[in-house]
RNA sequence: AGGGGAUUAGUUUAAUGGUAGAAUGACGGUCUCCAAAACCGCAGAUGGGAGUUCGAUUCUCUCAUCCCCUG
Numbered sequence: 001a002g003g004g005g006a007u008u009a010g011u012u013u014a015a016u017g018g019u020a021g022a023a024u025g026a027c028g029g030u031c032u033c034c035a036a037a038a039c040c041g042c043a044g045a046u047g048g049g050a051g052u053u054c055g056a057u058u059c060u061c062u063c064a065u066c067c068c069c070u071g
Base pairs, nucleotide, nucleotide: 001070002069003068004067005066006065007064010024011023012022013021018054027041028040029039030038047063048062049061050060051059
C1' cells in the first nucleotide's frame, strides 16, 4: 500500500428492512440469626458521521479502533 473480518447493556453474545432479546453482573425484594445459594422484580446497549428507504442493528459511503491475509 492492497484485500478481508469484527464493533449491540459493565462483560459474553442473538436479531431474514418492521416494538433491540438472552445469559452473567449491578440494584431492590422474599428466604436466613447473618451471609451464600435459590426465587421474584427493576434499570441498563446498536463505535462516530452521512446517504437510500414510509421505516436501518440490518443496505451504501466515509472515519475510528482491533484482528487476519498478500506484497